[in-house]
């Protein structure tokens, strides 16, 4: 300084769960907790994928004129949508112990 992580040593990190807060949810933060990570360190002001539907649009329904159209209402359903979310989804970028070659 490159280049990958099999052998150790020093560590690190924190899934699922339960508290308690928070968000409209997806989710996130704190303690507790440890399946698991060689980057499960950081970055969406990096590309894709997944998750959510608050808000928005269209369906059906009701009225009203009117003839297959237009106005105008609310709630329930369904559908699509990201500005949200997720680096412990996958790429990709930046940085870094430690041995070993």
């Nucleotide at each position: 300084u490159u280049u990958a992580g099999a052998u150790a040593a020093a560590g690190g990190c924190a899934a699922a769960c339960c508290a308690u807060c928070u968000g409209a949810a997806a989710g996130g933060a704190u303690g507790g907790g440890a399946c698991g990570c060689a980057a499960a360190g950081c970055c969406c002001u990096a590309g894709g994928g997944u998750c959510u539907a608050a808000g928005g649009u269209u369906u059906a329904c009701u009225a009203u004129a009117g003839c297959u159209u237009a106005u105008a209402g609310g709630a329930a359903u369904a559908a699509c949508u990201a500005u949200g979310a997720u680096c412990g989804c996958c790429u990709g970028g930046c940085u870094a112990c430690c041995a070993a070659a």
The prediction has a mean pLDDT of 79.
This is a predicted structure of a 101-nucleotide RNA (c-di-GMP-I riboswitch aptamer) from Aquibacillus albus.
It was read from a public genome assembly, where an Rfam model found it.
Its Rfam family is "c-di-GMP-I riboswitch aptamer". Gene Ontology term of the family: cyclic-di-GMP binding. Rfam's curators write: GEMM was predicted in a large-scale screen for bacterial structured RNA regulatory elements.
NCBI's taxonomy places the organism under Bacteria, Bacillota, Bacilli, Bacillaceae, Aquibacillus.